The prediction has a mean pLDDT of 85.
Predicted 3D model of a 1456-nucleotide RNA (small-subunit ribosomal RNA) from an uncultured bacterium.
The sequence is in RNAcentral, with records from ENA and SILVA.
[in-house]
RNA sequence: GAUGAACGCUGGCGGCGUGCUUAACACAUGCAAGUCGAACGAAGCGGCUGCAGGGAUUCCCUUCGGGGGGGAACAGUAGCUGUCUGAGUGGCGGACGGGUGAGUAACGCGUGGGCAACCUGCCCCAUACCGGGGGAUAACAGCCGGGAACGGCUGCUAAUACCGCAUACGCCCAGGAGGCUGCAUAGCUUCCUGGGGAAAACUCCGGUGGUAUGGGAUGGGCCCGCGUCUGAUUAGCUCGUUGGCGGGGUAACGGCCCACCAAGGCAACGAUCAGUAGCCGGCCUGAGAGGGCGGCCGGCCACAUUGGGACUGAGGCACGGCCCAGACUCCUGCGGGAGGCAGCAGUGGGGAAUAUUGCACAAUGGGGGAAACCCUGAUGCAGCGACGCCGCGUGAGCGAUGAAGUAUCUCGGUAUGUAAAGCUCUAUCAGCAGGGAAGAAGAUGACAGUACCUGAGUAAGAAGCCCCGGCUAACUACGUGCCAGCAGCCGCGGUAAUACGUAGGGGGCAAGCGUUAUCCGGAUUUACUGGGUGUGAAGGGAGCGUAGACGGAUGGAUAAGUCUGAAGUGAAAGCCCGCGGCUCAACUGCGGGACUGCUUUGGAAACUGUGCAUCUUGAGUACGGGAGGGGCAGGCGGAAUUCCUGGUGUAGCGGUGAAAUGCAUAGAUAUCGCGCAGAACUCCGAUUGCGAAGGCAGCAUGCCGGCUCCACACUGACGCUGAGGCACGAAAGCGUGGGUAUCGAACAGGAUUAGAUACCCUGGUAGUCCACGCAGUAAACGAUGAAUGCUGGCUGUCCGGGGGGAUUGACCCCUGGGUGGCGAAGCGAAAGCGAUAAGCAUUCCACCUGGGGAGUACGCCGGCAACGGUGAAACUCAAAGGAAUUGACGGGGGCCCGCACAAGCGGAGGAACAUGUGGUUUAAUUCGAUGAUACGCGAGGAACCUUACCCGGGCUCAAACGGGGAGUGACUCAGGCAGAGACGCCUGUUUCCCACGGGACACUCCCCGAGGUGCUGCAUGGUUGUCGUCAGCUCGUGUCGUGAGAUGUUGGGUUAAGUCCCGCAACGAGCGCAACCCCUGCCCCCAGUAGCCAGCAUGUAAAGGUGGGCACUCUGAGGGGACAGCCGGGGAUAACCCGGAGGAAGGCGGGGAUGACGUCAAAUCAUCAUGCCCCUUAUGACCGGGGCUACACACGUGCUACAAUGGCGUAAACAAAGGGAAGCGAGAGUGCGAGCUUAAGCGAACCCCAAAAAUAACGCCUCAGUUCGGAUUGCAGCCUGCAACUCGGCUGCAUGAAGUUGGAAUCGCUAGUAAUCGCGGAUCAGAAUGCCGCGGUGAAUACGUUCCCGGGUCUUGUACACACCGCCCGUCACACCAUGGGAGUCGGGAAUGCCCGAAGUCGGUGACCUAACCGAAAGGGAGGAGCCGCCGAAGGCAGGCCUGGUAACUGGGGUG
Repeated sequence: GAUGAACGCUGGCGGCGUGCUUAACACAUGCAAGUCGAACGAAGCGGCUGCAGGGAUUCCCUUCGGGGGGGAACAGUAGCUGUCUGAGUGGCGGACGGGUGAGUAACGCGUGGGCAACCUGCCCCAUACCGGGGGAUAACAGCCGGGAACGGCUGCUAAUACCGCAUACGCCCAGGAGGCUGCAUAGCUUCCUGGGGAAAACUCCGGUGGUAUGGGAUGGGCCCGCGUCUGAUUAGCUCGUUGGCGGGGUAACGGCCCACCAAGGCAACGAUCAGUAGCCGGCCUGAGAGGGCGGCCGGCCACAUUGGGACUGAGGCACGGCCCAGACUCCUGCGGGAGGCAGCAGUGGGGAAUAUUGCACAAUGGGGGAAACCCUGAUGCAGCGACGCCGCGUGAGCGAUGAAGUAUCUCGGUAUGUAAAGCUCUAUCAGCAGGGAAGAAGAUGACAGUACCUGAGUAAGAAGCCCCGGCUAACUACGUGCCAGCAGCCGCGGUAAUACGUAGGGGGCAAGCGUUAUCCGGAUUUACUGGGUGUGAAGGGAGCGUAGACGGAUGGAUAAGUCUGAAGUGAAAGCCCGCGGCUCAACUGCGGGACUGCUUUGGAAACUGUGCAUCUUGAGUACGGGAGGGGCAGGCGGAAUUCCUGGUGUAGCGGUGAAAUGCAUAGAUAUCGCGCAGAACUCCGAUUGCGAAGGCAGCAUGCCGGCUCCACACUGACGCUGAGGCACGAAAGCGUGGGUAUCGAACAGGAUUAGAUACCCUGGUAGUCCACGCAGUAAACGAUGAAUGCUGGCUGUCCGGGGGGAUUGACCCCUGGGUGGCGAAGCGAAAGCGAUAAGCAUUCCACCUGGGGAGUACGCCGGCAACGGUGAAACUCAAAGGAAUUGACGGGGGCCCGCACAAGCGGAGGAACAUGUGGUUUAAUUCGAUGAUACGCGAGGAACCUUACCCGGGCUCAAACGGGGAGUGACUCAGGCAGAGACGCCUGUUUCCCACGGGACACUCCCCGAGGUGCUGCAUGGUUGUCGUCAGCUCGUGUCGUGAGAUGUUGGGUUAAGUCCCGCAACGAGCGCAACCCCUGCCCCCAGUAGCCAGCAUGUAAAGGUGGGCACUCUGAGGGGACAGCCGGGGAUAACCCGGAGGAAGGCGGGGAUGACGUCAAAUCAUCAUGCCCCUUAUGACCGGGGCUACACACGUGCUACAAUGGCGUAAACAAAGGGAAGCGAGAGUGCGAGCUUAAGCGAACCCCAAAAAUAACGCCUCAGUUCGGAUUGCAGCCUGCAACUCGGCUGCAUGAAGUUGGAAUCGCUAGUAAUCGCGGAUCAGAAUGCCGCGGUGAAUACGUUCCCGGGUCUUGUACACACCGCCCGUCACACCAUGGGAGUCGGGAAUGCCCGAAGUCGGUGACCUAACCGAAAGGGAGGAGCCGCCGAAGGCAGGCCUGGUAACUGGGGUG
């Protein structure tokens, strides 16, 4: 884009179309094929006439008694007659029209031809004819049978019904003679002879009919070329089969049928079989080529309940005819009958689904008829369905306070939105009213009071559906919370969802919109146009060769292909163009084009084909050389291994990572000599050679194949490829028979290991070897089919040939064939290939078409088997792959770092205690932190408070705060009462400023904001940890690459460093590194409250205590100093490295601060801030008490120890850095002590904390659970604090636990470091073994980078990319799904054989029957019933074949 559609939601009008795709399922009812009286007889009815009856009524005469005449209705009778009726005979039509698509893979259809092998009613033309007879029979009548349908008998009758006869040139048949023609058989035609064959009448007198023959037209029949779906897992099929001769049959050819004869015919160019299917014009799609479809309309075919059959007829084997059989339905009086909607309506059923039991023959057309006319569910119309296409409307203009409402919101606004309202206007459609067609030719109109026109009049009656994550046009809010749901693909949803649901808004289309189904497109994704096969799927393992395909040069010929002209055909409709008709369009009329095709014919001759002639360059042959591990056969050889034997010889050998099994004192291994056997051929040996591939290696011989070179004698295209086919084909394997030294599946043992059915070891069978046979596969690989030609080079090597040279073993040049490397163009997705192509071309073969299922199943073929070949589907996935890129990773490699290891020192892990955590417990033990990067962490300090937790009590504009309003003048403070307190109650007391308006402050009330340590660190900011103070991370421009990306940043050196140097398609730059900053180490200058007395003076028991001074120390401000600067060596004359000098300091002097791009959804919503969510008499706030301090346990971090390098005692010495006013607190007094009392000084270089300790000296202890160790506990105290019970610290006395150096595993540290010693500070009322600082004493060791851990860089592999804590394989277990096998079982289909055998044609018979003709008759001729036979549907029996369903059990597969 499309549809005969369906479904969901919705639905105003009209026009034109269209409507059972399923059950070719079954059908009630009505209708769909009749007509002709000008073919016929009879009957009825009507009319007319005649006759007889009748006599309403009327006329005339009248003597009124009557007489006469005319005469309707009515009934009868005879004849005639009819735009009458319809049964029957007869004619024509029921073979058309209408329906359906079952069957059919076929001359069925399409297209083009043929019939010299045919037919054709009605129609047209032409010619001729229509004479004269006959016998019947329906109807009808009577009788009979039957329930009916229907039938029988007897009798009568007509015809355009039926039958002879006559005539018939032409017609047909037979024979004969001649002419002409053709593609064969043969055809046409003329003449002669013989034989045969016709007719129908009716009439209005105009005609209409009839017969024969010929022709035409129309319609058919048959035949042929070409085209016409899928399957080869259907490969062979066929007996009337193929042909012939002769018959039969037909309109006609023909095995169409029959007898006989022959043995053929079809098939890889796909027979047969199976499946599916009506075919076409056309329709949909597509740029086209194609692909799909065949509904409506048109052509053809087939069918008419299923199967068979014939009859009639011009035409049928017949939809609304017949016979038979089957199934089904109906009627029945049970004996028999009737029926066939795939005609139009309609019903049931099936189904997702498809309409009215309508009107009319007015038009068009059909049948009959002379016609009028009749019939016509063909047709024309109407009805129903948005089923489709087309058109129209649902209003138009103005209208901003941008109304209200709604949605949202940053609360300002924004959106809906000129939208509405309002004002003005219009009337298409629908509705109302009036008029009113064409379609019809003279009349006749179903549609229809329709189309159309006009008028009045109201914005009134008329909008929905889908979508809004990307593809794809359109975004927000709320709800939900991997739920509910969505989804075409990718994928959304796990608490901020533009993806679910709703709403607002928006987008699209619009009387429709979506969904589903199907087809084409996109899809060059089956590639003809227009693809591929080294690595993505794909080259056959390799050769020979059949069919086939393709094929060198020259010249004639031919004209099949090819090209061109012409003719025929290619129906109409459709399509395209133009013009026209409905107001437009859809629709439709006319004209043109196109229909790419087929056929016939004229021509051309380049190319292809064909045939002829010639040629030598392709190919081959012969001559002469050459190389080779080419093949086969028999033979020969030495080394080695094992074994046997003998000698020597003694204790081990062997084997491994290390061992053991094994062998060996019965003498092994080792060694020497001799011998046997089998297998393989060391060195040479090489990206060397040969072969088609597999493959081929000692030597010589024989036989055989191929290759190559030179020269150019010969043949003359003999070529290339190659479906099938044939032969070859490693290893393993199989069969038979040999052989068996080595090696060695299986197996055994020993090891290894968690295990070890392995890797390793000791043995060892098949096998490995030979002969013959089978098998036929490999990563049979160059993952690269064969052949030919062409297209820059450079360089090895093997085998030939030629040439060059004053220089001759070695060189150079040319050339053919092989085999390698590198590379140009080009190719390629890239990597790569690149004259040995994966380049440019040609030819042929093979193969591919997403992954899995699966090279599986089934079938078939091969095989002894193993197995091989061929080779699917269901189901399932949204990928599977290739090449390359960046990372990450590796029990990959190179280089290099780090207390990473090693070398050392000291710890921790064991004990007790402290502290944190887990766990457990609890009313609560608040919360967070959890490998490294949590665990003396947040916490730099939980008795109350803190405090977030628990229990209980009480509060609700509320404890604090902000804003607004109102009121008050208090609040506070003091006192009292009850209470655990919060709080409640009571009493007392009481403002300030002022320009007098008010303001400030405070309280109360009202209102708006509150408050939350509630959730989410995975919504966030900020901050922090970690990799890591590791040396990295990037950018611009350029260049390279299709691209990701690369280059730079790699490389050679060097460094602590991407530090620097050199090189380089890179050149520069940024963040990092370094430096700039601070502390410290030396010096100088400046300054001098504290420091110092050096010098001067004074002074004390002592003392910088004092005057004075600033030299020194020190303090703190500034400056200097170090830079590889100097020398030597190394390095590349570089960077830089090594050594040395000088120097306080030397190679970044030491330390700190400083943390690139980023990683860990790392940590923190409980520091703080913050979005969303949640609570609001509570998840807020207050109070008392409790808890965070629990304790069987487990872990981390510490402290103290286990002692003598120690402990204790005595007395003595030396710091630094800090802190101090609600503070530090001297001194003095007091207490054993913690402390207390008193109190000077100090807001500090001034006073105080403050004693430094280790150390050194002396003394005691003497190896012990101790004079070690101090836990625990008791008693007594001190301090802080409202308060030390839960639950603080300290002191004294007493008690005196574990612990004697710590398993596996593990931590820190490279120098003023570790270790060890004490001091201070923050927090803090009090409460450190923690933390942060300070100084004192002060080591050991580093060979080195193999290993462990972490990191950097280059490279390599990768199936990893939430990146190795990755990915991922198989079994097992469970669930579901499809599928193979399966004892069987249940269907379906096409055939075959036999049996039975209806109807019926044909044949035979026909003793029975029979009107027409012949005959005087008898009878004949002719025909029939009946019977028989062949064939023959359905049916029966039988065994096979194909196919489907199902099945216990079973096999694998897929998904989770």
Rfam family: Bacterial small subunit ribosomal RNA. Rfam links the family to the GO terms ribosome and structural constituent of ribosome.